[in-house]
RNA sequence: CUGUUAUUAAGAAAGGCAGAGGGAAUAGACCCUGUGAAGCCUUGGCAACCCUUUAAUUUAUUAAAGAAGGUGCUACAUUCUACCUUGCAUUGCGUAAGGAAAGAUAACAA
Numbered sequence: 001c002u003g004u005u006a007u008u009a010a011g012a013a014a015g016g017c018a019g020a021g022g023g024a025a026u027a028g029a030c031c032c033u034g035u036g037a038a039g040c041c042u043u044g045g046c047a048a049c050c051c052u053u054u055a056a057u058u059u060a061u062u063a064a065a066g067a068a069g070g071u072g073c074u075a076c077a078u079u080c081u082a083c084c085u086u087g088c089a090u091u092g093c094g095u096a097a098g099g100a101a102a103g104a105u106a107a108c109a110a
Stems, first nucleotide, its partner, number of pairs: 002109007013043005021032003026082004044074004049070002051066007078102001083099006
């Protein structure tokens, strides 16, 4: 880098350096930002994917507890919409639910 599986409307701070952008991609909208964006560093915190323990039984799955280690995260649903299906509405715009694609994270494989 690629593939598979699972999750993705919850949760979680402050300081220093820095100095203009940021919210994945394309387009549209909206929001954050000199009352300091991105990035880097330090210390916290949140989570429970790997991990540890216990129980059950399906023997590798389910549930509960834990948080030393590996990780990730710490504005707004993955900020919202776009593609498809169905319902409602019917000049048209739309609206609700579901699905897909893409992204992100983890584990495994190669």